A computed fold for a 126-nucleotide RNA from Pseudorhodobacter aquimaris, annotated as FMN riboswitch aptamer (RFN element).

[in-house]
RNA sequence: CGAUGUUCUCGGGGCGGGGUGAAAUUCCCCACCGGCGGUAUAGCCCGCGAGCGCCCUUUUCAAAGGGGUCAGCAGAUCCGGUGAGAUUCCGGGGCCGACGGUAUAGUCCGGAUGGAAGGAACAACG
Numbered sequence: 001c002g003a004u005g006u007u008c009u010c011g012g013g014g015c016g017g018g019g020u021g022a023a024a025u026u027c028c029c030c031a032c033c034g035g036c037g038g039u040a041u042a043g044c045c046c047g048c049g050a051g052c053g054c055c056c057u058u059u060u061c062a063a064a065g066g067g068g069u070c071a072g073c074a075g076a077u078c079c080g081g082u083g084a085g086a087u088u089c090c091g092g093g094g095c096c097g098a099c100g101g102u103a104u105a106g107u108c109c110g111g112a113u114g115g116a117a118g119g120a121a122c123a124a125c126g
């Protein structure tokens, strides 16, 4: 370094101030946050992830369990500088954020003391 196996109290952050209102951490103004692998260090380049939808089974229904990743939803970046190399660094401007609940939610509550991309340690082998 490679492939295999086992183990795990490893594996997501964020509404503070003001306004309107009967009611808003949901609207408006300001604020705040950024999982995992790859690559010149990345929320917005390539890819992955949970969730929704879909399909199957049980079921009167509701709901529960399972499947697959395929066709759907699953977001978003520009300018300048340095450099061999950067949509990743530096400077500046911008943008995005599943589902259910509730006065319309990336930040509250819930599924979730869940699951998972992955990570680490160990073992023997090549």
Stems, first nucleotide, its partner, number of pairs: 001126002004123005010118001016030004031107002033097002035048004043095002051073002054067005077093005099110003
It was read from a public genome assembly, where an Rfam model found it. NCBI's taxonomy places the organism under Bacteria, Pseudomonadati, Alphaproteobacteria, Rhodobacterales, Pseudorhodobacter. Its mean pLDDT, the model's own confidence on a scale to 100, is 77.